[in-house]
C1' cells in the first nucleotide's frame, strides 16, 4: 500500500427490518447474632456520520478504534 474480520450495559456475550435482552458486577432488600451464600427489586447499553425504508442494533457508502492475512 491492498484484502477479510470485528464494534451492543462496568465485563463477557444473545439479539431473522417491528417493545434492545440474558449472565456477571454494582445499588437497596428479604434471611443471618455479623458476614458469605440463596433469593427479590432496581440501575445500566447498540463506535461516529450520511443514506435505504412507514419503521435500522440489522441492510447500503464513508470515517474511527481493535484483530487478522498479503505486499
Nucleotide at each position: 500500500g491492498g484484502g477479510c474480520c470485528u464494534a451492543u450495559a462496568g465485563u463477557u456475550u444473545a439479539g431473522u427490518g417491528g417493545u434492545a435482552a440474558a449472565a456477571u458486577u454494582c445499588u437497596g432488600g428479604u434471611c443471618u447474632c455479623c458476614a458469605a451464600a440463596a433469593c427479590c427489586a432496581g440501575c445500566g447499553u447498540c463506535c461516529u456520520c450520511c443514506g435505504u425504508u412507514c419503521g435500522a442494533g440489522u441492510c447500503g457508502g464513508a470515517g474511527u478504534g481493535g484483530g487478522c492475512c498479503c505486499g
Molecule: transfer RNA
Organism: Minisyncoccota bacterium